The RNA shown here (Glycine riboswitch aptamer) has 127 nucleotides and comes from a Gammaproteobacteria bacterium. It was read from a public genome assembly, where an Rfam model found it. It matches the Rfam family "Glycine riboswitch aptamer". From the family's description: This family represents the bacterial glycine riboswitch. The model forms 89% of the base pairs in the Rfam consensus.

RNA sequence: CCGACCUUGCCGGAGAGAUUCGCGACCUCGUGCUGGAGCCCUUUUGCAGGGGUCUCGCCUGGGUCGACGGACGCCGAAGGCGCAAGUUUCCGCCCGGAAACGCUCAGGCAAAAGAACGGCAGGUCGC
Numbered sequence: 001c002c003g004a005c006c007u008u009g010c011c012g013g014a015g016a017g018a019u020u021c022g023c024g025a026c027c028u029c030g031u032g033c034u035g036g037a038g039c040c041c042u043u044u045u046g047c048a049g050g051g052g053u054c055u056c057g058c059c060u061g062g063g064u065c066g067a068c069g070g071a072c073g074c075c076g077a078a079g080g081c082g083c084a085a086g087u088u089u090c091c092g093c094c095c096g097g098a099a100a101c102g103c104u105c106a107g108g109c110a111a112a113a114g115a116a117c118g119g120c121a122g123g124u125c126g127c
């Protein structure tokens, strides 16, 4: 100086439903509920009864969130899987044979994170 299926840091880095149903948490609406509670007034010898108040509680509707569960749809650039030609005098069989191509298991579909790959600066190893 050069190389590598290696590695560290920084920078850049696409695509696809903030889908929907449920569950949970929080917030919020309410001429909702007293076979929920509290408080106030009234009545009674006392118990019972009547009225008011939504302060708490429950319920209805709405909103937000959740590395939660399901359904359908979709993406490909972590990883994974699949394969062509060239070479050979010809033919056949077998093996090998790449990707940003294909498949979509995994992963992903607001943001964040991640991200093949690229750039810069190093490390390790090799000649």
Base pairs, nucleotide, nucleotide: 002126003125004124006123007122008121009120010119011118012117017072019071020070021069022068023066024065025064026063027062028061030059032058033057036056037055038053039052040051041050042049073109074108075107079105080103081102082101
Its mean pLDDT, the model's own confidence on a scale to 100, is 78.